This is a predicted structure of a 73-nucleotide RNA (transfer RNA) from an Endomicrobiia bacterium. Its mean pLDDT, the model's own confidence on a scale to 100, is 84. Rfam family: tRNA. It is annotated as a transfer RNA.
[in-house]
Formats: sequence, structure tokens, C1' cells
RNA sequence: GGGGAUGUAGUUCAGUUGGGAGAACAUCCGCUUCGCACGCGGAAGGUCGCCGGUUCAAAUCCGGCCAUCUCCA
Repeated sequence: GGGGAUGUAGUUCAGUUGGGAGAACAUCCGCUUCGCACGCGGAAGGUCGCCGGUUCAAAUCCGGCCAUCUCCA
């Protein structure tokens, strides 16, 4: 320098036929207990890596850039 993969909640990840942003764990509150843990119920938590483009509408399609991993030279 060139090719490929990945980037979504604090963490691990789903969601790519373009229209609702989600799960588990963690955190907080409540119930339960003499108390803790477990269990049950609820809440909070996201500019979907960044910037543009297409579209009535983009996590999803297109372009550029950044980061990490990997292959080639």
C1' cells in the first nucleotide's frame, strides 16, 4: 500500500425483505427474609463508530473517513 471481517445500552450480543431500537447479565427501587443470597415485579440506561448521499422513511442501501482483528505484498 491492497483485500476481507467487525463497530448497536455499563458488558456479551440479536435485529440487514428499509417503517416498533430489543434480549440476557450488571445497576437502582419494591416484594419476599430476623438479615443476606436466590426468586418475583418494576424502573433507568442508546445522537445504532463519524461525516455525507439516496428515500416519504436508513441500525439496515451507497460513498468517504476512523478504530480493532485478519490475509497478501